[in-house]
Background: Predicted 3D model of a 347-nucleotide part of an RNA (small-subunit ribosomal RNA, central domain) from an uncultured organism. The coordinates come from a structure-prediction model, not an experiment, and the mean pLDDT is 86.
Context: one part of a larger RNA
RNA sequence: CUGGGUUUAAAGGGUGCGUAGGCGGCCUAUUAAGUCAGAGGUGAAAGGCUGCAGCUCAACUGUGGAAUUGCCUUUGAUACUGAUAGGCUUGAAUGGGGUCGAGGUCAGCGGAAUGUGGCAUGUAGCGGUGAAAUGCAUAGAUAUGCCAUAGAACACCAAUUGCGAAGGCAGCUGGCUAGACCUACAUUGACGCUGAGGCACGAAAGCGUGGGGAGCGAACAGGAUUAGACACCCUGGUAGUCCACGCCCUAAACGAUGCUCACUCGAUGUAUGGGGUUUCCCCCUGUGCGUCUAAGCGAAAGCGUUAAGUGAGCCACCUGGGGAGUACGUCGGCAACGAUGGAACUC
Repeated sequence: CUGGGUUUAAAGGGUGCGUAGGCGGCCUAUUAAGUCAGAGGUGAAAGGCUGCAGCUCAACUGUGGAAUUGCCUUUGAUACUGAUAGGCUUGAAUGGGGUCGAGGUCAGCGGAAUGUGGCAUGUAGCGGUGAAAUGCAUAGAUAUGCCAUAGAACACCAAUUGCGAAGGCAGCUGGCUAGACCUACAUUGACGCUGAGGCACGAAAGCGUGGGGAGCGAACAGGAUUAGACACCCUGGUAGUCCACGCCCUAAACGAUGCUCACUCGAUGUAUGGGGUUUCCCCCUGUGCGUCUAAGCGAAAGCGUUAAGUGAGCCACCUGGGGAGUACGUCGGCAACGAUGGAACUC
């Protein structure tokens, strides 16, 4: 380079924005760079291929041809690609009117529960387990009532629900803010798709500084279990979990399925719009989220208009198992570690 692949066999980047690059809608004109055709020059010889010939044949040699797939010059062609100019509206975007939602962020507020403290009632147990014990309790516990206080999480609603690029997002109210969809009225006029690098975001755990600390709870201690028990069970319990700011940058970051566009038989549930008819309800239509399936695809499981079908554009990645996501080097990080990423050897 050609070819084959990436749901589960190796393989889709955690996610987005976007630079270069690659690719790119309809019409007209010009140009003629790519492209195509003709002509000329060059593409040394030898070798290789091939026709014929010479040594008795062959090796060997002579001679002719083709080839040398290329480059340059020139004359033309103009469908496609490119360039230039002009135009278009269907791609894309903006504005207007409306709808939707746990989208984000900041602030305020609320009740239940739990713990703790105070007071009161009240007395011998409570708690816990398979059974127990450690533990708590006559210095009055557990239980019950009232009051106070603290932190964290928001029962029911709740759903196969909704929103978000992903991570993720759930009490109520407000401020600021982002998005999707519907409508068809206006506007711009290809402004588009993808996206190596780059930048931003990125659960949990972890780290730094300062707060906070109810419940839970690595580590740790004790009690059990057991042959042992560095565990599972129980009683406690520190980091942490929470907040602010700053790092870390990894996950089975999963739909194990990259993004975008076009095309392809149907049924049904649900969410949210528009239109018709209107009492429910029904009918048509748009956008999303699910389920079942035709064709087709697939090794099968299965996928099936939300494709893993049929095509197009761009990016990422794979090439036997182990060694190994290791070593070394480099970059990043406070560190923990992350990113990049082999080989020997072995089967």